[in-house]
RNA sequence: AAAGGGCAAACCCGUCGAAAGACGGCGACGCAAAGUCACCGGCCUAAGGAGCGCGCGCUCUACGGUAGCGGGACCGCCGAA
Numbered sequence: 001a002a003a004g005g006g007c008a009a010a011c012c013c014g015u016c017g018a019a020a021g022a023c024g025g026c027g028a029c030g031c032a033a034a035g036u037c038a039c040c041g042g043c044c045u046a047a048g049g050a051g052c053g054c055g056c057g058c059u060c061u062a063c064g065g066u067a068g069c070g071g072g073a074c075c076g077c078c079g080a081a
Stems, first nucleotide, its partner, number of pairs: 006031002012025005029068001035074003039071003042066003048061006
């Protein structure tokens, strides 16, 4: 480079969730690991907790999330290899 293919962003609908977000359906923005895993860093959310102002709001905080943010671990199709 090819061959066989694979996954599925956003939007929308439904469900769960405090939210971030997840799951299912539709649908393709893209992806050679956009396969799996929260071990490390980043980022997102703040129910609960703490503090402040005080009929309610603000700030901090992950035990929540993100693997399609990066690193890392494990598995992996084809091939000029």
Molecule: c-di-GMP-I riboswitch aptamer
Organism: soil metagenome